[in-house]
RNA sequence: UUCUCAAUAGCUCAGUGGUAGAGCGGUUGGUUGUCAACCUAUUGGUUGUGGGUUCAAAUCCUACUUGGGGAG
Numbered sequence: 001u002u003c004u005c006a007a008u009a010g011c012u013c014a015g016u017g018g019u020a021g022a023g024c025g026g027u028u029g030g031u032u033g034u035c036a037a038c039c040u041a042u043u044g045g046u047u048g049u050g051g052g053u054u055c056a057a058a059u060c061c062u063a064c065u066u067g068g069g070g071a072g
Base pairs, nucleotide, nucleotide: 001071002070003069004068005067006066007065010024011023012022013021018055025043026042027041029039030038048064049063050062051061052060
């Protein structure tokens, strides 16, 4: 320099144009002599940034940023 993949909750990741989710975590209560485990309730998001397409975008297009991988 170029090709390619990824970026969504505190963490690991789903979500193929129509209400943003799971597990773990955090908080509260229960249980227990205590902790852990278990059970209950609850808490969670400018979907990396800017623009475009569309009635409608996490999703499609484009540029950029950051990270991983390949080629030279």